[in-house]
Context: one part of a larger RNA
Molecule: small-subunit ribosomal RNA, central domain
Organism: uncultured bacterium
């Protein structure tokens, strides 16, 4: 150092941005460092290996070849790799025209519903449940109209519909901004892929500071059930949810499938686009995108099948029985909770 894997057995980083690095389009010429070739020089003996001998054989031993390097210096050879130069236009990106979108931020409006307050109608219940009690209510509850507060989420439309890297993103409007996607083919001219570190981003719960608080509900209280019931069920309910800033940095962060690029039968929905034919309904063709079904192949089945788990091809993560243990010790991060790196002795 060299296998073999990584959807469900162990294994895809939570996502994206890039440094280092590996990797790299077409054609040309020149260098010759990598690579080939050939000469010299080593490459000690023993061992090994070939062939011959010697102890009666073997082992041992002995003579002889011949083989061995990422070596070294000259000479050489340009395919490929590398380099140097100019040059190409089809990957990359620019640019002009269109285009769909709950991408993102920040303001503002808005109507439904809950609950709460004030009034008005009005009497004895109401809520709850499997049944029932806690609870509320004659101080007038519920119900039912007005009116008023607030706070959070937006029915319908909504759809294996759509944007987004991912996390994730739904009511209107307005400013402001990121991507994509299709159609020209003016322009640059390989300016590309991947990416250890490292940087940002990053549900929910949590943490800190001030705010907010209608629902809704950890913790808790009380009613039930039960043997018991620190539970499910039911009557409050406080963190918190909510907003502003800052910290946290995890997940079943999931397609349990890294990224890129090529190529590899079809058939059918659905979403943006362009072209062509057609009055029109449309229909063909193509491009990006999302399901579904299905052939080769792949697969241990299950599957999977142009969104590949098929065929490659570059890079980068990760695995190597099961417990112990994602613990321990150390590090580093963090206000803490903890995260992160990440063992072993034992033991099957």
């Nucleotide at each position: 150092c060299u296998g073999g894997g990584c959807g469900u057995a162990a294994a895809g980083g939570g996502c994206g941005c890039g440094u280092a690095g590996g990797c790299g389009g077409c054609a040309a010429u020149g260098c010759a460092a990598g690579u080939c070739g050939c000469a010299u020089g080593u490459g000690a003996a023993a061992g090994a290996c070939c062939a011959g001998g010697g102890c009666u054989c073997a082992a041992c031993c002995c003579u002889g070849g011949g083989a061995g390097g990422u070596c070294a210096u000259g000479c050489g050879a340009a395919a490929c790799u590398g380099u140097a130069u100019g040059g190409c236009u089809u990957g990359a990106g620019u640019g002009c025209a269109g285009u769909a979108g709950a991408g993102g931020u920040a303001a503002g409006c808005g109507g439904a519903a809950u609950u709460c307050c004030u009034g008005g109608u009005g009497u004895a219940g109401c809520g709850g449940u499997a049944a029932a009690a806690u609870g509320c209510g004659u101080a007038g509850a519920g119900a039912u109209c007005a009116g008023g507060a607030g706070g959070a989420a937006c029915a319908c439309c909504g759809g294996u519909g759509g944007c987004g890297a991912a996390g994730g993103c739904g009511g209107c409007u307005u400013a402001c901004u990121g991507g994509g996607c299709u159609g020209c083919a003016a322009c640059u001219g390989a300016c590309g892929c991947u990416g250890a570190g490292g940087c940002g981003c990053g549900a929910a719960a949590g943490c800190g500071u001030g705010g907010g608080g209608a629902g809704c509900a950890a913790a808790c209280a009380g009613g039930a059930u039960u043997a018991g019931a620190u539970a499910c069920c039911c009557u409050g309910g406080u963190a918190g949810u909510c907003c502003a800033c800052g910290c946290g940095g995890u997940a079943a962060a999931c397609g349990a499938u890294g990224a890129u690029u090529a190529c590899u039968a079809g058939g059918u929905g659905u979403g943006g686009g362009u072209a062509u034919c057609g009055c029109a309904g449309g229909a063909u063709a193509u491009c990006c995108g999302u399901g579904c079904c299905g052939g080769a192949g792949c697969a241990a089945a299950c599957g999977c099948a142009a969104u590949a788990a098929g065929u490659a091809a570059u890079c980068c993560g990760c695995c190597u029985g099961g417990g112990g243990a994602g613990u321990a010790c150390g590090g580093c991060c963090g206000c803490a909770a903890g995260g992160u790196u990440g063992a072993a002795a034992c033991u099957c």